[in-house]
Context: one part of a larger RNA
RNA sequence: UCCGGCGAGUUCGUCCUCACUGGCAAGGUUAAGCCGUUCAGCGGCGGAGCCACAGCGAAAGCGAGUCUGAAUAGGGCGUGUAGUCGGUGGGGCGAGGACCCGAAACCAGAGUGAUCUAUCCAUGGCCAGGCUGAAGCGAGGGUAAUGCCUCGUGGAGGGCCGAACCGUUGUGGGUUGAAAACCGCUCGGAUGAGCUGUGGAUAGGGGUGAAAGGCCAAUCAAACCUGGAGAUAGCUGGUUCUCCCCGAAAGAUAUUUAGGUAUCGCCUCUGAGUGUAGACUGCGGGAGGUAGAGCACUGGAUGGGCUAGGGCCCUGAACCGGGUACCAACCCCAACUAAACUCCGAAUGCCCGUCAGUCGGUCUCGGGGAGGCAGUGCAUGGGCGAUAAUGUUCAUGCGCGAGAGGGGAACAACCCAGACCCUCAGCUAAGGUCCCCAAGUACUGGCUAAGUGAGAAAGGAUGUGGAUUUGCGGAGACAACUGGGAGGUUGGCUUAGAAGCAGCCAUCCUUGAAAGAGUGCGUAAUAGCUCACCAGUCAAGCGGAUUUGCGCCGAUAAUGGUCGGGACUCAAGCCAGUCACCGAAGCUAGGGGUGCGGAAGCUCCUGCGGGGGCUUACGCGCGGUAGGGGAGCGUUGCCUGGGCGUUGAAGCGGGGCCGUAAGGCCUGGACCGGAGGGCUUCGGCUCGACGGUCCUCAGCCCGUGGAGCGCAGGCAAGUGAGAAUGCCGGA
Numbered sequence: 001u002c003c004g005g006c007g008a009g010u011u012c013g014u015c016c017u018c019a020c021u022g023g024c025a026a027g028g029u030u031a032a033g034c035c036g037u038u039c040a041g042c043g044g045c046g047g048a049g050c051c052a053c054a055g056c057g058a059a060a061g062c063g064a065g066u067c068u069g070a071a072u073a074g075g076g077c078g079u080g081u082a083g084u085c086g087g088u089g090g091g092g093c094g095a096g097g098a099c100c101c102g103a104a105a106c107c108a109g110a111g112u113g114a115u116c117u118a119u120c121c122a123u124g125g126c127c128a129g130g131c132u133g134a135a136g137c138g139a140g141g142g143u144a145a146u147g148c149c150u151c152g153u154g155g156a157g158g159g160c161c162g163a164a165c166c167g168u169u170g171u172g173g174g175u176u177g178a179a180a181a182c183c184g185c186u187c188g189g190a191u192g193a194g195c196u197g198u199g200g201a202u203a204g205g206g207g208u209g210a211a212a213g214g215c216c217a218a219u220c221a222a223a224c225c226u227g228g229a230g231a232u233a234g235c236u237g238g239u240u241c242u243c244c245c246c247g248a249a250a251g252a253u254a255u256u257u258a259g260g261u262a263u264c265g266c267c268u269c270u271g272a273g274u275g276u277a278g279a280c281u282g283c284g285g286g287a288g289g290u291a292g293a294g295c296a297c298u299g300g301a302u303g304g305g306c307u308a309g310g311g312c313c314c315u316g317a318a319c320c321g322g323g324u325a326c327c328a329a330c331c332c333c334a335a336c337u338a339a340a341c342u343c344c345g346a347a348u349g350c351c352c353g354u355c356a357g358u359c360g361g362u363c364u365c366g367g368g369g370a371g372g373c374a375g376u377g378c379a380u381g382g383g384c385g386a387u388a389a390u391g392u393u394c395a396u397g398c399g400c401g402a403g404a405g406g407g408g409a410a411c412a413a414c415c416c417a418g419a420c421c422c423u424c425a426g427c428u429a430a431g432g433u434c435c436c437c438a439a440g441u442a443c444u445g446g447c448u449a450a451g452u453g454a455g456a457a458a459g460g461a462u463g464u465g466g467a468u469u470u471g472c473g474g475a476g477a478c479a480a481c482u483g484g485g486a487g488g489u490u491g492g493c494u495u496a497g498a499a500g501c502a503g504c505c506a507u508c509c510u511u512g513a514a515a516g517a518g519u520g521c522g523u524a525a526u527a528g529c530u531c532a533c534c535a536g537u538c539a540a541g542c543g544g545a546u547u548u549g550c551g552c553c554g555a556u557a558a559u560g561g562u563c564g565g566g567a568c569u570c571a572a573g574c575c576a577g578u579c580a581c582c583g584a585a586g587c588u589a590g591g592g593g594u595g596c597g598g599a600a601g602c603u604c605c606u607g608c609g610g611g612g613g614c615u616u617a618c619g620c621g622c623g624g625u626a627g628g629g630g631a632g633c634g635u636u637g638c639c640u641g642g643g644c645g646u647u648g649a650a651g652c653g654g655g656g657c658c659g660u661a662a663g664g665c666c667u668g669g670a671c672c673g674g675a676g677g678g679c680u681u682c683g684g685c686u687c688g689a690c691g692g693u694c695c696u697c698a699g700c701c702c703g704u705g706g707a708g709c710g711c712a713g714g715c716a717a718g719u720g721a722g723a724a725u726g727c728c729g730g731a
Base pairs, nucleotide, nucleotide: 001731002730003729004728005727006726011095012094013093015092016091017090018089019088020087021086022085023084024083027051028050029049033045034044035043036042037041055062056061065077066076067075068074099238100237102235106228107227108226109225111224112223118202119201120200121199122198123197124196125195126194127192129161130160131159132157136153137152138151139150140149141148165189166188167187170185171184172183173182204220206216207215208214241632242631243630244629245628246627251264252263253262254261255260266371267369268368269367270366271365272364273363278359279358280357281356282355283353284352285351286350292344293342294341298338299337300336302334303333304332305331307328309327310326311324312323313322314321375400376399377398378397379396380395381394382393383392384391405416406415407414420592421591422590423589425588426587427586431582432581433580434566435565436564440579442578443577444576445575446574447573453568459553460552463550464549465548466547467546468545469544470543471542472541480537481536482535483534484533486510487509488508491505492504493503516531520529521528593622594621595620596619597618599616600615601614602613603612604611605610633720635717636716637715638714639713640712641711643709644708651704652703653702654701655700656665657664658663668695669694670693671692672691673690676687677686678685679684
């Protein structure tokens, strides 16, 4: 992992509530107990009690009323009749383990443990070899005598090196190991607070601990075993057959509340209401201060004018006075600005309406059952954030959630479109039509040269197409070439110099076709080159600006690139237009099923009002998670009835058939022969196992197995398995 089996809303309750159903009904019903009996049952008795029949008030109390109250007022709750006892089912509550599995923990016990390990007690054992050489002592020297010095002797030490032994520093290996702590190398202690054998002591909130929360039998911030015990778990996981109808929510409020729960909103079922009720559109009426806009208020904010106040300057002994390219209030002009500004002011949305149209699993109320209260993306309007985030928080809408199908290369949310079933039929949507790949290598007119298309900004550019505008041009433009580009003058100043060309000032006059007191280069300064400007040559268009279409640069990311790929250039790119075609579970066509509705026919029941069933055609519907409702299938056992079985039951294996699904596979009959039975007026009639043929089909057959098993109606449940890191067994 697979297969088989087991595996989860149960039981009880004079309890509460609702629906359906049955009995009786202003009543309904017995409980314990007793009697009888065909005895876990049934029949009878038993009226205690309970519910209902009257309510209101805190109560006294009053009573179809009563309470409040001064009230004969108003108001509240009542009155205008339906209950009750069973059964079944939905929901709740209580008792319990209460749908099942799951903690970590807590507590208890004359409970078990110190054969591991910690410490201690008693008694034993062990420590190769080598080194060092304390005290003391002796001898010699020395001293007044000691101290002292030298040599020897001696053999101390939690002394030194290093095996056994004890340990385990570093590292390599091992890591489903050879091993639930090991192996190799290396390393520490090794006469001591040493190591070790045997026997013994200390026990769980306790021990022991040279102290690490260490150790106390591979377990320790409280051992193990058993019990309380099925602890508790607002948490996680799981919760078993089928089909049909409807179908959510992820919100509000509250919460020691935020992943829980309660009430409401939203779903479902049922009863009642059938309407001037509901929804949408149109029409009519209404409230409002948003978008926009505006500056009339409240604020912000720019320039100018005017001009208080102030600063500065001048003047003045002082008071005055004068100036001001400074700051600046009010006022004026111009142009702005605001969620908490408004002289204004939409569109939508909202409310109302006796009207009209359309729709209607629309609406309202009562009651039963829920689920849900983690949402999410996109579009639009806002807040927060950075006019960031698949960000966050509101609002409105749509989708996903709970929605399959087609497109988007892939892709819950985007675009198209809402799947009852079948079809080797047709038409379309979005999107597409060169190949992958269904359909145009379709048509008309343009654009693009960048493979732009097929990612991007500020900014940059004689890219290229269109439009507008302006200037020059056969009296010859633009570009190019040839020539000229002069004189006063080296203008004046400045300067060492300044001559067109460092700088400052001025910028005239003359000749002329034209030529600046000079556009740039250049020189120390001159010089030199050049430009403006003019003529000639040439011969037809040439410049500037604005705007627009499509392109270019800007353009850097980590393994090899790419538009989905191949490939594509009057396109297979882009823009505008046209006609075809492809393309979905959309639509159409044909067939079928089912829910609802009204109709018709047949039929059954009837309290004659009606109700049920079947059939037929028609209309509308049939995506679906949580969830509500409905109808069924199957399993085990029981009751009743009818059947099958040693001529082979169940089970198991194989094959086959049927039904919309769970699933099912016990048909009935005809003819012929006919054992045998019943009746008989003996003529015959009738039943009939079994065999054969057939309707007619395995509405079964074959094998295994070896004794029980189906069917119909009803009843009762230990009633359905794929998931729970489920449990047990097997492969």